Context: one part of a larger RNA
RNA sequence: ACCGCACCUGGACAGAAAGACCCUAUGAAGCUUCACUAUUCCCUGGGAUUGGCUUUGGGCUUUUCCUAUGUAGCUUAGGUGGAAGGCGAAGAAGGCCUCCUUCCGGGGGGCCCGAGCCAUCAGUGAGAUACCACUCUGGAAGAGCUAGAAUUCUAACCUUGUGUCAGGACCUACGGGCCAAGGGACAGUCUCAGGUAGACAGUUUCUAUGGGGCGUAGGCCUCCCAAAAGGUAACGAGAGGCAUGCAAAGGUUUCCUCAGGCCGGACGGAGAUUGGCCUCGAGUGCAAAGGCAGAAGGGAGCUUGACUGCAAGACCCACCCGUCGAGCAGGGACGAAAGUCGGCCUUAGUGAUCCGACGGUGCCGAGUGGAAGGGCCGUCGCUCAACGGAUAAAAGUUACUCUAGGGAUAACAGGCUGAUCUUCUCCAAGAGCUCACAUCGAUGGGAAGGUUUGGCUCCUCUAUGUCGGCUCUUCGCCUCCUGGGGGGUUGGGUUGUUCGCCCAUUAAAGCGGUACAUGAGCUGGGUUCAGAACGUCGUGAGACAGUUCGGUCCAUAUACGGUGUGGG
Repeated sequence: ACCGCACCUGGACAGAAAGACCCUAUGAAGCUUCACUAUUCCCUGGGAUUGGCUUUGGGCUUUUCCUAUGUAGCUUAGGUGGAAGGCGAAGAAGGCCUCCUUCCGGGGGGCCCGAGCCAUCAGUGAGAUACCACUCUGGAAGAGCUAGAAUUCUAACCUUGUGUCAGGACCUACGGGCCAAGGGACAGUCUCAGGUAGACAGUUUCUAUGGGGCGUAGGCCUCCCAAAAGGUAACGAGAGGCAUGCAAAGGUUUCCUCAGGCCGGACGGAGAUUGGCCUCGAGUGCAAAGGCAGAAGGGAGCUUGACUGCAAGACCCACCCGUCGAGCAGGGACGAAAGUCGGCCUUAGUGAUCCGACGGUGCCGAGUGGAAGGGCCGUCGCUCAACGGAUAAAAGUUACUCUAGGGAUAACAGGCUGAUCUUCUCCAAGAGCUCACAUCGAUGGGAAGGUUUGGCUCCUCUAUGUCGGCUCUUCGCCUCCUGGGGGGUUGGGUUGUUCGCCCAUUAAAGCGGUACAUGAGCUGGGUUCAGAACGUCGUGAGACAGUUCGGUCCAUAUACGGUGUGGG
């Protein structure tokens, strides 16, 4: 070296299971609730089944009657009109009793009596009385209709019966007929409406994001980034600003020049008004940028072009949008005219479609004529702000979870980087009695390493098992011990601990790498499933780098590697 045998497991990112953690899906399911929208139970009310007699009070209509007082006037004059007569033995005036009202008057009823009373006229007064008609204020009585309330009845309806009958036995099994009793127009049932239980059901619960969550943002305008045309990203920086305002802050004609500084001038000063010089730094409704000086800034006069129908041609652009626009026609404003004017110095001040509303209209009109309805033109209604707007209408939780996927994306490890970390070094202010450099070395500068915490997310999510301990290996030196090679680097207490603290020793009780070496070598105390509890949070389901008790560590050695042994 070859070929065997028996063993060991370091690697084959070994095997097993399309990772359960994490993220994604306009995926699923369980559960919750003050998510949304239904449904059922339940409650209330109307109607039907559903009938009778009373009483009561409400509303409406109608009949009869009463009521109405300023002063004057015979008097208690509601208003208006007609009216010269009206009422009376079917009982006038008067007297007595009684009831209602009361402004001491009026009205009603009963009895006695028995023939007149009232008005017109006159007078008073704004208005003249008897009588009749209509009507107003307040009230009384009666009738009708209607909805209500209460009591009651029995005949619907309901309940009970160890009452009775049953024809062939039994029915004291349920039930049927009859009867009796108790309720009773209630209850029950049907229907319509309102309210109302996650009891139950279907669903929704956005996206961006140097993983996700929390936070923040989502449309439009201005500047920088932006690399001298235009355009140009980021959870980039400095910043910001907008969701309007204005009937003048628009149009036109015409006139004017601001702010600040310096110098000068009575009170007068930093600063009032005034003169000169410098000059656009002022102002422009509001952000910023770009503009603007006899101006786009500041006044005044007249006005409504903040017009109607259009539009050659361009800019910008995936589309939809958006922007500029000479010129033509109509009828105007201002100006002597030339001319200017289709809002504002410019760039923000915003919302598609559907649906609905209002006004107009020479269009359509289901046989025809109309109408309903629709079209067309104009206008209006969305913090649809997640702002190209899924619906008119929507929140959570899952450690009981599931599926499809992702190393497009996190946690371990590796890799890159080296801010942080460790070590070294440069300059040398200073300390060191004097003296920077025996020693230490501020403020700063430069490296190395790849042990910390990070940043990135490059392999791995059809799986690379995660802390610590035990066992056993090798290496570095920035070396704890020993003169060098070589070698060594303790035993305990507490804690799952690495670490740390403590005790007793020792020559010393080193620092690190090795997938924070090592789970197909062991363990499983911790972390990190399902059970349970406490604290806290949450309405709740549930949650917590908070705590606590409990909690399955699989199988095998094919080749490589390694150990022992044998053969030729």